[in-house]
Context: one part of a larger RNA
């Protein structure tokens, strides 16, 4: 100089910023991911004689739940960053070409009967469609021995469009593959059998020992393999002229990870944080047969710790999901609380005012200092108080923030200063007590009867809503 700091003393105001660095330790509550009724049938309400028409509700269906939000536990790795390549995929988007026909069997809801404490569950019968399933048809497409052969589709609506399927491009993304670059330690020198590598198959969206059959015997290492340790990469950030050390909090990129531990389904995309399935371990519930959970999301709670905040409001704005649209849901995001944690800004008054008052303190008792300080006497009123007006941000309409910001008036020096030092490094001396005691201290050292060094006091030096210690880096 610097910090996500913490401690001790203080503490006025406002901006903007920041806040579990330790226990990836357990976790009560409530909220964090849903929407579509223009995909479908039904169940309940309301109004209608009805037909039907609006709401609502669960279910079948579609998209989304892979994003966005956390955390850094592994990982010394193609994990990260830079710079290349080839043998891939890509739902929603754009843009271009063809299509969008006929026909069919089921389910869930619903009803009936059961089982079970419950979590849930069986059986039987009805039903619908953008779910499903089969023919046709093929500009592209797929396979081929080039002769042939395969394989699509959905409709809804308020009649404006929204969908749908095959095929080509495209943008964005996203798998793989390489060079270089990336901590310590030799008191770790050897290390390896899918091991290297070749053939042929499997398999994958793709290359490849990714598998696996079989052949051959390789590969890697003193340029540091292997083994042990520690560790999330970067951009950046800190210092420092500067190479360089140190570091990876906030913000941004990548990457891994969701009670451990495995594992695959669905899906363009997961091996899925608020999906499933085993298996452990903790918690719960339970009628003992069996069930239920996973805050490393925003709050908040116990712990641990020197230390880190609210179980706040809004979806108004920026985004996101879904829906044609109105709209919905968004602890993402906007904003509030809290905290001197930090950076910066203001303030706590201003002028005048000498009999240099009293008072403290020293003192050679003359006097000196505190000190223009005070108090008087003139102002003035930021900031906070009170009252009134009161925005921008969003505009066809919609403002949490917030009666904020910001303007205007009112009153009145009024409500606002502390803290560490005075031996020497190092800026700034006196008296008193104390007597190698009580103590100080960073390094030298100070203290045993005159201590500028310990305690108190005037005094004084520094900084200032701060000031010192500690603690860590350069």
């Nucleotide at each position: 100089a610097g910090c996500g700091a913490a401690c001790g003393c203080u503490g006025g105001c406002g901006g903007c910023a920041g806040g579990c660095c330790u226990a990836a330790c357990a976790c009560a509550u409530g909220c964090a991911a849903g929407u579509c009724g223009a995909g479908c049938g039904g169940g309940c309400g309301u109004a209608g004689c009805a037909a039907u028409a609006c709401g609502u509700c669960a279910g079948c269906g579609g998209c989304a739940g892979a994003c966005g939000g956390g955390a850094g536990a592994g990982u010394a790795a193609c994990a990260c960053g830079u710079g290349g390549g080839a043998a891939c995929g890509c739902g929603c988007c754009c843009u271009u070409c063809g299509g969008u026909u006929c026909g069919g069997a089921a389910u869930a809801a619903c009803c009936c009967a059961g089982g079970g404490a419950a979590a849930c569950u069986u059986g039987g019968g009805c039903u619908a469609a953008u779910a499903c399933c089969g023919g046709a048809u093929a500009c592209g497409c797929c396979c081929u021995u080039a002769c042939g052969g395969g394989g699509a589709a959905a409709g809804a609506u308020u009649u404006a469009u929204c969908g749908c399927c095959g095929a080509a491009g495209g943008a964005a993304c996203g798998g793989c593959c390489c060079g270089c670059g990336u901590c310590c330690g030799a008191u770790u020198a050897g290390c390896u059998a899918g091991u290297u590598g070749g053939u042929g198959a499997g398999g994958u969206a793709a290359u490849g020992g990714c598998u696996c059959a079989c052949c051959a015997a390789g590969g890697c290492g003193a340029c540091g393999a292997u083994c042990g340790g520690u560790a999330g990469c970067u951009g950046g950030u800190c210092u420092a002229a500067g190479a360089g050390g140190a570091u990876g909090a906030u913000c941004a990129g990548c990457c891994u990870c969701a009670c451990u531990g495995g594992g695959a389904c669905u899906g363009a995309g997961a091996c899925a944080c608020g999906g499933c399935c085993c298996a452990g371990a903790c918690u719960c519930c339970u009628a003992c047969g069996g069930g239920a959970g996973g805050c490393a999301g925003c709050a908040g709670u116990g712990g641990g710790g020197a230390a880190u905040a609210u179980u706040g409001g809004a979806c108004a704005a920026u985004g996101g999901g879904c829906g044609c649209a109105a709209g919905c849901c968004u602890g993402a995001u906007c904003c509030a609380g809290c905290c001197a944690u930090g950076c910066c800004g203001c303030g706590u008054g201003a002028g005048u005012g000498a009999u240099g008052a009293a008072g403290g303190c020293c003192c050679u008792a003359g006097g000196g200092u505190u000190g223009u300080a005070a108090a008087g006497c003139u102002c003035u009123u930021u900031c906070a108080g009170c009252g009134g007006g009161g925005a921008a941000g969003a505009u066809a309409a919609u403002g949490a923030c917030g009666g904020u910001a910001c303007c205007c008036g009112c009153a009145g020096a009024a409500g606002a200063a502390g803290c560490c030092c005075c031996g020497g490094c190092u800026a700034a001396c006196u008296u008193c007590g104390u007597g190698c005691c009580a103590g100080c201290a960073g390094c030298c050292g100070c203290g045993g009867u005159a201590a500028u060094a310990c305690g108190a006091a005037g005094g004084g030096g520094g900084c200032u809503a701060g000031c010192g210690u500690u603690g860590c880096u350069c």

The part of an RNA shown here (small-subunit ribosomal RNA, 5' domain) has 474 nucleotides and comes from an uncultured bacterium. The prediction has a mean pLDDT of 88.